[in-house]
RNA sequence: CGGGCAGGACAUACGGUCGCGCCUUGAAACGGCUUUUGCCGAAGAGGUGAGGAAAGUCCGGGCUUCACAGGGCAGGAUGCCGGAUAACGUCCGGCAGGGGAAACCCUCGGGAUAGCGCAACAGAAAACAACCGCCGGGAGACCGGUAAGGGUGAAAAGGCAGUGUAAGAGACUACCGCCUUUCCGGUAACGGAAAGGGCAUCUGCAAGCCACAUCCGAAGCAAGACCAAAAAGAGGCUAUACGGCUGCCCGCCGUGCCUCAGGUUGGUCGCUAGAGACGUUCGGUAACGAACGGAUGAGAUAGAUGACCGUACACGACAUAACCCGGCUUAUCGUCCUGCCUGAAAC
Repeated sequence: CGGGCAGGACAUACGGUCGCGCCUUGAAACGGCUUUUGCCGAAGAGGUGAGGAAAGUCCGGGCUUCACAGGGCAGGAUGCCGGAUAACGUCCGGCAGGGGAAACCCUCGGGAUAGCGCAACAGAAAACAACCGCCGGGAGACCGGUAAGGGUGAAAAGGCAGUGUAAGAGACUACCGCCUUUCCGGUAACGGAAAGGGCAUCUGCAAGCCACAUCCGAAGCAAGACCAAAAAGAGGCUAUACGGCUGCCCGCCGUGCCUCAGGUUGGUCGCUAGAGACGUUCGGUAACGAACGGAUGAGAUAGAUGACCGUACACGACAUAACCCGGCUUAUCGUCCUGCCUGAAAC
């Protein structure tokens, strides 16, 4: 100096004018309402006002209501091991397999000796293997043996070397692989070693059904709680009914339910300070946890956060809260910082 890997921060900046939501003031005094206490209110002034993803709504939780009465079946999700956490399908650390020279990265990574099913085309055969070849017999047609060789295929009956044989074959032997048992290390996944089994579990697929283990009640802030206001009833069904905690069954609780017509459609709370973030110290490899500290206040309900002007430059991307939080995924002009690997290739 180059190339690469991992992680993090920022998200045009500053000023001016006008405008919008919310809070305080205005407001003990002015105005309105009210018997009173009290309640409401304009201009003006001050403060404050989107994101790293606010997004997709894909997971998980808080919160709320449904019955402080649930049980079974069905259904769904997850799937190497250990940990973190409120919880997770997330994160952290390992293991195994794979990629890279390395830093490092990737993996829908459990079970095919419970059972069923499937394996296109090609191929003789896709799991009850004989097409060619080889060997034996036969004059021949053909019959028998054979999975070593060829050919097909994504995949072909453990691999490989020898012994053996008519030719062959785990038929036998060594090594490797697989399975079982034991021992050692490790919390475990797993790793190492020894002995045994000729390997009839001997192919693959569970992102086919399935079995196993663990977890899951449902609906969602238009949840829901309360205040105020309004009106007109009529017809029908019913206890073997109807409604209520999801689909089915059982159990439990309640007594109403349906159709048409009519009315109201205002306000308050929920509502934003958090399982929040940041800094320091301590514990932990880490995710994370504990203690302490100083800060931090969008909260609308037809829904604000905008428009214009000036200056500067690198000329500004993706995108706009609607109950909240932890993740994941997707979109994104660019700029900066930290740590690590490597000079293998190019100069």
Bacterial RNase P class A from a Lachnospiraceae bacterium, 347 nucleotides, folded computationally. Lineage of the source: Bacteria > Bacillati > Bacillota > Lachnospirales > Lachnospiraceae. It matches the Rfam family "Bacterial RNase P class A". Rfam links the family to the GO terms tRNA processing, ribonuclease P activity and dimeric ribonuclease P complex. Rfam describes the family as follows. Ribonuclease P (RNase P) is a ubiquitous endoribonuclease, found in archaea, bacteria and eukarya as well as chloroplasts and mitochondria. The gene name in the source record is rnpB. The model forms 97% of the base pairs in the Rfam consensus. Model confidence (mean pLDDT): 76 of 100. The sequence is in RNAcentral, with records from ENA.